This is a predicted structure of a 480-nucleotide part of an RNA (small-subunit ribosomal RNA, 3' major domain) from an uncultured bacterium. It matches the Rfam family "Bacterial small subunit ribosomal RNA". The coordinates come from a structure-prediction model, not an experiment, and the mean pLDDT is 85.
[in-house]
Context: one part of a larger RNA
Order: sequence, then structure tokens, then C1' cells
RNA sequence: UGACGGGGGCCCGCACAAGCGGUGGAGCACGUGGUUUAAUUCGAUGCAAACCGAAGAACCUUACCUGGGUUUGACAUGCAGGUGGUAGCGAAAUGAAAGUGGAACGACCUUGCAGCGAUGUAAGGAGCCUGCACAGGUGCUGCAUGGCUGUCGUCAGCUCGUGUCGUGAGAUGUUGGGUUAAGUCCCGCAACGAGCGCAACCCCUAUUGCCAGUUGCUAACAGGAGAGCUGAGCACUCUGGCGAGACUGCCGCCGACAAGGCGGAGGAAGGUGGGGAUGACGUCAAGUCAUCAUGGCCUUUAUGCCCAGGGCUACACACGUGCUACAAUGGCCGGCACAGACGGCAGCUUAGUGGCGACACUUGGCAAAUCCUCCAAAGCCGGUCCCAGUUCGGAUUGCAGUCUGCAACUCGACUGCAUGAAGUCGGAAUCGCUAGUAAUCGCAGAUCAGCAAAGCUGCGGUGAAUACGUUCCCGGGCCU
Repeated sequence: UGACGGGGGCCCGCACAAGCGGUGGAGCACGUGGUUUAAUUCGAUGCAAACCGAAGAACCUUACCUGGGUUUGACAUGCAGGUGGUAGCGAAAUGAAAGUGGAACGACCUUGCAGCGAUGUAAGGAGCCUGCACAGGUGCUGCAUGGCUGUCGUCAGCUCGUGUCGUGAGAUGUUGGGUUAAGUCCCGCAACGAGCGCAACCCCUAUUGCCAGUUGCUAACAGGAGAGCUGAGCACUCUGGCGAGACUGCCGCCGACAAGGCGGAGGAAGGUGGGGAUGACGUCAAGUCAUCAUGGCCUUUAUGCCCAGGGCUACACACGUGCUACAAUGGCCGGCACAGACGGCAGCUUAGUGGCGACACUUGGCAAAUCCUCCAAAGCCGGUCCCAGUUCGGAUUGCAGUCUGCAACUCGACUGCAUGAAGUCGGAAUCGCUAGUAAUCGCAGAUCAGCAAAGCUGCGGUGAAUACGUUCCCGGGCCU
């Protein structure tokens, strides 16, 4: 000077408390450990590993195992030599495939010479073959590294120049009195200034003016059985570009006449309006050599490359994250209503027909504010069930099917019929959340042939309770 203290003071955070809903018990899904295995590829391991890399393992992917094959190689550059029936294309045969095999067909470019030309011939190139340098490696080391990332933490801190003080390490500034979300601002002060952070500038959202009016909209007029369907119109909704608007600006009180705080007015919005992007100096030899790059080491008829099949999907068990439930604020049946955001041509699919259905066939629209995905679901109305392992719950299993795809045995999703398990609200313990939040309800997208998605990322619908307070638990800041 720091760090630490079951030392002190001040302050903050869903940190506790106050509430609401969960996890821990059940079934299933996924991930991990362990075990097993020829292999169950590798990495991640308290918070900050464990629906993590993986926005999608049947083959491929794929790095693993078994077996078959290959050695200048699947890919790059250079050198030397060879090569017109050359390169290319590749039939039969063989094989699980890779490959082996080689019949038939059979070129291109530049230059010289001959020739009117077709073409012939010679040299060279390309290509191919052989050889040599080399390629290759998801092999090791993240404790040799770059880059990127997590974390403390969106916490309010971390420093510098000059000056001053101290023999010096260093201190001061940055401490103090107030205040703030904030080292935010004010006042004071041997300090005066400055930088990186904070805030603002950026994006979305909440209100509104102007401009614009098709594919969007429809108030008035006209047509029409009806539908913005058509004429017509751009008022309105909306779309999307430029502006306005919020600044403690105004009023009162408190305060030190300050910074600011409390209340009020006006306002769509009020004191950072809500959300996002944005992560200081540094910490953890944190993570990643398997995104990529890269030093060193190792390998070179193999630790490289190609292929078939298998494995990554195993299963006594343990942990984590979820989904579905245990029911009546509910289940089932019928009727009725209301979104937003996204996506679409090897695509989204309307309509009609067939099928109980998954789906199939025919037909039409749309490269999309035009057509389609698209009936949102919870909700409302009516009916039924009457507290039971049930008309709750749906695991498991049998049979029959649909679709994708060379191919669903290992190992896909979905449909129908049948089956109908555990489970009656969960021990110790533990998690999330302060408002359009929690809870609850559905919809879409990426990846993707299909899908093991109950995941992730978004979108809207319905829509709470509670916060006395800071003694205590955890983490953090300042002073001592």
C1' cells in the first nucleotide's frame, strides 16, 4: 500500500423480510457422473459444468470401434523424367462398398514447316504417369500463445500530469459536510487540472404534426343479394420518412441563498418514462490448440486418406434442467369471439374429393401490406360428470397404418383402435420473480429431407399479491 476479521460506522442489491409460483416425492424427456462396452469420440466440473459447444447423431454429420482398401496421397506449390490412342468417358467381370479391372468411343490450346483448303508433321503447354521436395493430422501442450468468451458487475470505481507533504515505501488529489442510480452534482479543502469508466449521443416502445396513399383503410356518394367486392375517396386505421415533445422547465414547502428532496399543476408520458445495445483498470496460470490462427513436440505404407457395418441412443444406480400430472378455479361435448411477430418456389399451400385420422389425389393463388401458413389458445354461453385412483392422469404395451428418406432392425416423427402404470400436492433442503412483472395461455422462427424440441430465440392474450423494515443470511461499495 493492499487483502482479511464470528472489529466499528454509513450505504446498496429479489440479499433477507412480506408475498406469489415452483424444484426436492411420481411418470416421461434431455444433459451429466458412474458402470458397461470392440467403441459407447472429444471438450465443459462450485457460484461462473451439467436442454453447455450441438440453431437439430438413422447413412452423412463423425472426430470413436470392427473389418476391407490406399501411400506424393481427398487438397496446395515447385523440380526432374516420361507420355497422342494422351486427357476425358468408362462396358463386361469382381466386391458389402470403397475400389480393382479395363473393352468400345475419343479430344483441347500455342508456335514452326508443308499445303489454296481439308489436313499432315515437329516442338511446347494443359492433362496424366513415375520419382523427389512435401502434403495431411478434430494427435499433445489453453501452464508457451493470438483472437474470442465467462465472471466479479452495468458494481462505481481505476488512474495520470504538475504541485505540495514524507529520508523512503508512499500520501494528497479520490478524504470531509450534504446529495445521487452513479467519483452524480454542490459546498469546503495543498491542491489544481485531466484521462478511462457513469450519464448523454444510438435502436425499439408510449403521444402527436407534416409529407406520401398501394397491395393498406372506408366517413360521405353511387352500384351490388352479400363481401371494401366495384366506381370513388385518402377523412380515419395503418404503413414509414422527417419533425415536435420531458428539461425538475413552472408553482409551493424543506434545504446552506447550493446541489438536491417532497408535494402539486399542466401533460400521452415526470423526475433515468419502459426496454435494448453498450461491460473501466483489473481478478480467476478461469474457458477454448475440436471455430479459426499459431510456437514447440509427436506422427509420415500412418496418429494421414477412402469405404461398409456398428457406436455416440448401452443401464443396477446418483445428480441437474425441464415437460405432464395428481383434478371440480377441473375433465369431456357442442356453439360463439378476439392477437402479434415471423416464414414461403426443390417452398407456403387455398378450394374440391376420398379417408375416423395421420394423410393422399385433383385443381388454383402467391417470389407476397395482394396469395398461403392462419380455425390462436386460455376466454364466453349451454350441457354433462359428483369426489372416486374417477369421464382425473396418461406412462407402458399389443395390433393396424401415414409420411420423410437409397434406407426407419439397432435408432425417426405422427395417426387410429385397444391397454390403462406411478401419482391424492411431495422430508431435510432449495430456486425464480417488484408490474404489463410473476403466474397462466397459445402462436411463430432458426437448425432442418424427416425428427427424438417437452430445448432455444422471439411474439402477443389474460393478468395478480407483497415490500413494516435493514436485526439476521449472501454478495458488493465508501470511511476507519
Overview
RNAcentral holds the full RNA, with entries from Greengenes and SILVA.